[in-house]
Molecule: RNase P RNA; transfer RNA
Organism: Acutalibacteraceae bacterium
RNA sequence: CGAGCGAGUCGGACAGUCGCGCGGAGCAAUCCGUGAGGAAAGUCCGGGCUUCACAGGGCGGGAUAACGGCUAACGGCCGCCCGGGGCGACCCGAGGGAAAGUGCAACAGAAAUAUACCGCCGCUUUUGCGGUAAGGAUGGAAAGGCGAGGUAAGAGCUCACCUCAUUGUACGGUAACAUACAAUGACUGUAAACCCUAUCCGAAGCAACACCAGCUAAAGCAAUGCGCCUGCCCGGCGGGCUUUGAAAGGUGGCUUGAGCUGCAGAGCAAUCUUCAGCGCAGAAAGAUGACUGUCUAUUACAGAACCCGGCUUACAGACACGCUCGCAUC
RNA sequence: AGGGGUGUAGCCAAGCGGUCAAGGCAACGGACUUUGACUCCGUCAUUCGUGCGUUCAAAUCGCACCAUCCCUGCCA
Numbered sequence: 001c002g003a004g005c006g007a008g009u010c011g012g013a014c015a016g017u018c019g020c021g022c023g024g025a026g027c028a029a030u031c032c033g034u035g036a037g038g039a040a041a042g043u044c045c046g047g048g049c050u051u052c053a054c055a056g057g058g059c060g061g062g063a064u065a066a067c068g069g070c071u072a073a074c075g076g077c078c079g080c081c082c083g084g085g086g087c088g089a090c091c092c093g094a095g096g097g098a099a100a101g102u103g104c105a106a107c108a109g110a111a112a113u114a115u116a117c118c119g120c121c122g123c124u125u126u127u128g129c130g131g132u133a134a135g136g137a138u139g140g141a142a143a144g145g146c147g148a149g150g151u152a153a154g155a156g157c158u159c160a161c162c163u164c165a166u167u168g169u170a171c172g173g174u175a176a177c178a179u180a181c182a183a184u185g186a187c188u189g190u191a192a193a194c195c196c197u198a199u200c201c202g203a204a205g206c207a208a209c210a211c212c213a214g215c216u217a218a219a220g221c222a223a224u225g226c227g228c229c230u231g232c233c234c235g236g237c238g239g240g241c242u243u244u245g246a247a248a249g250g251u252g253g254c255u256u257g258a259g260c261u262g263c264a265g266a267g268c269a270a271u272c273u274u275c276a277g278c279g280c281a282g283a284a285a286g287a288u289g290a291c292u293g294u295c296u297a298u299u300a301c302a303g304a305a306c307c308c309g310g311c312u313u314a315c316a317g318a319c320a321c322g323c324u325c326g327c328a329u330c
Numbered sequence: 331a332g333g334g335g336u337g338u339a340g341c342c343a344a345g346c347g348g349u350c351a352a353g354g355c356a357a358c359g360g361a362c363u364u365u366g367a368c369u370c371c372g373u374c375a376u377u378c379g380u381g382c383g384u385u386c387a388a389a390u391c392g393c394a395c396c397a398u399c400c401c402u403g404c405c406a
Stems, first nucleotide, its partner, number of pairs: 001326006008319003012295007020035006037301001041312002044310005049205004056234004061201005067079004081095001082093004096196002101194002103190003117136002119132005144162002147159003163186008172177001209252004217244005226238004259278004264273003331402007340355003348386001357373005379395005
């Protein structure tokens, strides 16, 4: 210099004028403080919080899937193992079970989980019958590879070596696993087909829910009904239900919380702990804006609505860090 | 907030693992006709909304996203 890998930060700034939400001060005029995000988004997981009778039995349903750790919890994160990709930095993996059972495998091919088309061998000699899975041919896939023995011809049928799987022992590791040795075996693929195994899951959601005020009228139906406890059944609990009309007000929940920043310590890391400091939106038609000037200046994706931890997706541009490979020079 | 459906040619749509994705309308080309209509013949999907996977094989199965449509809900 070129090509690439990983993990980040910021994402308009300053000044002036006018304006808006919330809080505080003040009799008032007014003044002071504060005011969107890394994703506030999608609503895909997990939790807090709240209510339901603190939630019974059976069936069904959903989620996850090597191992160890972190966490309030998780399907998240970290580390590690195995497999795959890359020269490498590094990246990817729905990564249990096909030897519980069922289903499916088009076309081609003789045969798709069991078979005899050609070939080889034996018998018979028109033909056909039997054996064979070495060779040919088809396919994504055809009973492990290769050599020797063996045989009528052949075949893990037998043996040596190799590959793979399972089990056992020894050694290293918390473990998955790895290495060595021995024994047994090689019985297709598919579970993002049904299914089986193990573990977990009560339901609903701030329009939850609690209180205040107001309205409490009409019609119809009904204990074989209605609502709730789980989608269904059983069992149980509650005390009428539906439609129309009217009313669609106020307060709380609401933001101090698994909070943020910094130093130090433990740990490979995720993360945890001590100490110090900080106060950082809370509306209810819904604020966070408009204009001017300067900086090249019209400026990315995008706007909180109960709150957190993750995942996923969108993102103009700017800045900075670590590492790999190649070339050149010293 | 919760739940469900749809996306296949310009339009309406079939197809739910198997070769080459039915069909109708429209469009285009041809035949018939003096010309037009009708009728007949032919053509028209190479990204089945997008991307990544599973599989020998994906419109079909799984996941993530995009677009669009629908349903339900408060107090007394």